Transfer RNA from an Anaerolineae bacterium, 76 nucleotides, folded computationally. Model confidence (mean pLDDT): 84 of 100.

RNA sequence: GGCCCUAUCGUCUAGCGGCCUAGGAUGUCACCCUUUCAAGGUGAAGACACGGGUUCGAACCCCGUUAGGGCUACCA
Repeated sequence: GGCCCUAUCGUCUAGCGGCCUAGGAUGUCACCCUUUCAAGGUGAAGACACGGGUUCGAACCCCGUUAGGGCUACCA
C1' cells in the first nucleotide's frame, strides 16, 4: 500500500428497509415492601461512531472519514 470484519443506553446485547418515538438483561436513581439490610415489586433516566448519498421511507443499503481487529504485498 491492498483486501476483509467490527462500531447500538455505563456494561452486555436484540435488530436482516416500514411492526423502532430503537426492545431486553445488568447497573444507577426514586418509591413500595421489610424492625434493618439483602431479596422482591413499581416507575424513571440512559444508545444507533461521524458526514454525505439512494429510497416514499435507513440502526439496516451505498460512498467517504474516524477508531479497533484480522489477512496479505513491498522495503529493509
The organism belongs to Anaerolineae, within Bacteria. It matches the Rfam family "tRNA". By type it is a transfer RNA. The sequence was found in a public genome assembly.